[in-house]
Context: one part of a larger RNA
């Protein structure tokens, strides 16, 4: 000198883009953060309309309209946080799967046939404080089962062809085997079996990826090999039997340390340093462990199991996880509102209307940073008072003020008023904002630091090796431009120093 997710001390006027829990992956009140579909399903409370009956309370039968639950779909595996663990095929990058999956969407070809039982809810009944649950009777479906039928697909068997192999792709067989579901406003949505495609993942493999040798030996499922299992799938993944191998000074193993990456900073470049905001990838969700459902999780607001904390409790026995927005304790030098709305942009459901989203869009909060702008402007000399100083002449603050003349950014008053809305028309949180007319008035807007040298800018007074300074050399022991104050001057400027870190 540049820099920063900064702090602290001193000051502080606006307006813009930013950016703001870095420490305890400490504990957490409370609210919200994932629903949605009546165009799968059956039931249907309150009510409104209209009929008959009526003791004038109401009942009864039709219609409309639909609320809280339930079954059944898809969604919850995303979007959202955090960076603890990981030195790994975990990233990055640059190939490979003749060893694999892919819901929703897009293209093609075929079908969509015939039947059954049951269950939630409702109603009736029982235990429990509660969570919650246990009988009984009753119903429906695109839930759930079972036949049929196979263009077709899996398996087996046979030929041809083709590859750099394990091999692959086509053709043919009285072989085996293997589907479906309906709603509907009639216009469509949708089920099922193939076959492509798109996306999204899994898996293998070059090279590349911190520190020390005061870590030199490391491995027994270990290294390979038949055969089985298992998995979408390769493969010691796993298991049985066989061999005795397999990795290492080009640093294994074992031990600190750490999410990668794209970037950032700095630097003339090489290089060094770093990974916060955004964007990809990864891994985690109180702590360890498993699994199911499912295209898809071994699942942040899902199950179940142990442990440690916290709460409820009738003492039997339950409940619960902010590394999601905000907020709240603690620890800290230190990091914000228990705000507004789905109007935009997405995303999830729905055929649509839409209805939900602390993603996301905005407001608020810190001068955290950058940027911009202002705190007037031109004139005015008896160089006015005053303050410092003095050789007492005088010099300097100083055109600086005072006065005149004048302007009107910001701030403030008043009026008008958006883009963002796509989409004829309706629809804006931000916002009556921005932004534009008008109006008043120089009025409301200036600190910090530092003056021996490095290094720009001196003099008085006070102190007396004292009180103090100090980044480095060093100042202070009576005339201190170096401590304290005052006037003065230099610099940056709503910011100035100061620590801490990088280069």
């Nucleotide at each position: 000198g540049a820099a920063u997710g900064a702090a602290c001390g001193c000051u502080g006027g606006c307006g813009g883009c930013a950016u703001g829990g870095a420490u305890u992956a400490g504990g957490c009140a409370u609210g919200c953060a994932a629903g949605u579909c009546g165009a799968a399903c059956g039931a249907g409370a309150c009510g409104c309309u209209u009929u008959a009956c009526u003791u004038c309370g109401g009942u009864u039968a039709a219609g409309c309209a639909g609320a809280c639950a339930g079954u059944g779909g898809c969604g919850a595996a995303a979007g959202g946080g955090u960076g603890a663990g990981u030195a790994a095929c975990a990233c990055g990058u640059g190939a490979g799967c003749a060893a694999c999956c892919u819901g929703c969407c897009c293209c093609c070809g075929a079908a969509u046939u015939c039947g059954g039982g049951a269950u939630a809810g409702c109603c009736c009944u029982g235990g429990g404080a509660a969570a919650c649950u246990g009988g009984g009777a009753u119903u429906a479906a695109u839930a759930c089962c079972g036949g049929a039928u196979g263009u077709g697909g899996a398996c087996g068997g046979a030929a041809a062809u083709c590859g750099c192999a394990u091999g692959a792709u086509u053709u043919c067989c009285u072989g085996u085997u293997u589907a479906a579901a309906g709603g509907u406003c009639c216009g469509c949505c949708g089920u099922u079996c193939g076959g492509g495609g798109a996306u999204g993942a899994g898996c293998u493999c070059g090279c590349g990826u911190c520190c020390g040798a005061u870590u030199a030996g490391c491995u027994u499922g270990u290294u390979g090999g038949u055969g089985a299992g298992g998995u979408a799938a390769u493969g010691g993944c796993u298991c049985a039997c066989c061999a005795a191998g397999g990795c290492u000074a080009c640093g294994a193993c074992a031990g600190g340390u750490a999410g990668g990456u794209g970037g950032u900073c700095u630097g003339a470049g090489a290089g060094g340093a770093u990974g916060g905001u955004c964007a990809c990838c990864c891994a985690c969700a109180c702590u360890g462990g498993g699994a199911c459902u499912g295209a898809g999780a071994c699942a942040c607001u899902g199950c179940c199991c142990a442990g440690a904390c916290u709460c409820c409790u009738a003492c039997g026995g339950g409940a619960g996880g902010c590394u999601g927005c905000a907020g709240u304790c603690g620890a800290g030098a230190a990091u914000c509102u228990u705000c507004c709305g789905c109007a935009a942009u997405g995303c999830g459901c729905g055929a649509a209307a839409g209805c939900g989203u602390g993603a996301c869009g905005g407001a608020g909060c810190g001068a955290u940073g950058c940027c911009g702008c202002g705190u007037g402007a031109g004139g005015g000399a008896u160089g006015a008072a005053g303050g410092c100083u003095u050789u007492c002449g005088g010099g300097u603050c100083g055109u600086a003020a005072a006065c005149c003349u004048c302007u009107g950014u910001c701030a403030c008053c008043c009026g008008g008023g958006a883009c963002g809305a796509a989409g004829a028309a309706c629809u804006g949180a931000c916002g009556g904002u921005a932004c534009c007319g008008g109006g008043a008035g120089a009025g409301g807007a200036a600190g910090c630091c530092a003056c021996g040298g490095c290094u720009a800018a001196c003099u008085a007074c006070g102190u007396g090796c004292c009180a103090g300074c100090a980044g480095c050399c060093g100042c202070g022991g009576u005339a201190a431009u170096a401590c304290g104050u005052a006037g003065g001057u230099g610099g940056c400027a709503a910011g100035c120093g100061u620590u801490a870190u990088u280069c």